[in-house]
RNA sequence: AAGGCUUGUGCAGGAGAGGGCAGACAAGCGUCUGACGCCGAAGGAGCAACCCCCCGGAAACUCUCAGGCAAAAGGACUGCACAAAAGCU
Numbered sequence: 001a002a003g004g005c006u007u008g009u010g011c012a013g014g015a016g017a018g019g020g021c022a023g024a025c026a027a028g029c030g031u032c033u034g035a036c037g038c039c040g041a042a043g044g045a046g047c048a049a050c051c052c053c054c055c056g057g058a059a060a061c062u063c064u065c066a067g068g069c070a071a072a073a074g075g076a077c078u079g080c081a082c083a084a085a086a087g088c089u
Base pairs, nucleotide, nucleotide: 003089004088005087006084007083008082009081010080011079012078013077018036021034022033023032024031025030037069038068039067043065044063045062046061050057051056
């Protein structure tokens, strides 16, 4: 120096669960409200191994506040490309 770790952007892939019920608006795909039934892979919270001394951190585990349950949108994560600061290798 190149490459890798980190972050961002673009493209591609990307699961799960009522296109249910009642009412209102629209008269129309749908939107809102309510009560039930569900999902977990936006986000969030809690802990396990482990790390480590701090009333600590911590997962795809757990919870389901939020979000979601035809399509669309979103979507953890993965691949490729481009870009950027510092540090490590």